Model confidence (mean pLDDT): 83 of 100. The RNA shown here (transfer RNA) has 73 nucleotides and comes from Candidatus Portiera aleyrodidarum. Rfam family: tRNA. Rfam classes the family as a transfer RNA. From the family's description: Transfer RNA (tRNA) molecules are approximately 80 nucleotides in length. The RNAcentral record of the sequence draws on ENA.

């Protein structure tokens, strides 16, 4: 450099397999505490990107980007 495969969801780690995205940790506010920690109740925050199929796409199909792995040179 070429070819092939897998993967991309919140700041991080994982769910959701067509019906409008869940949880833990983290952050933040309240309660509790003389204070801190711990505990407890809330809040904030995400589907890499562009198209296609569908009444409806995180999910199925194609392209692009990135990461990892393998093969060849």
């Nucleotide at each position: 450099a070429g070819c092939g495969a897998a993967c991309a969801u919140a700041g991080u780690u994982u769910a959701a397999u067509g019906g409008u995205a869940a949880a833990a940790c983290a952050u933040u506010a309240g309660c509790c505490u003389u204070c801190c920690a711990a505990g407890u109740u809330g809040a904030u925050g995400a589907u890499a990107u562009g198209g296609g199929u569908u009444c409806g796409a995180u999910u199925c199909c194609c392209g692009u980007u990135g990461u990892u792995c393998g093969c060849u040179a």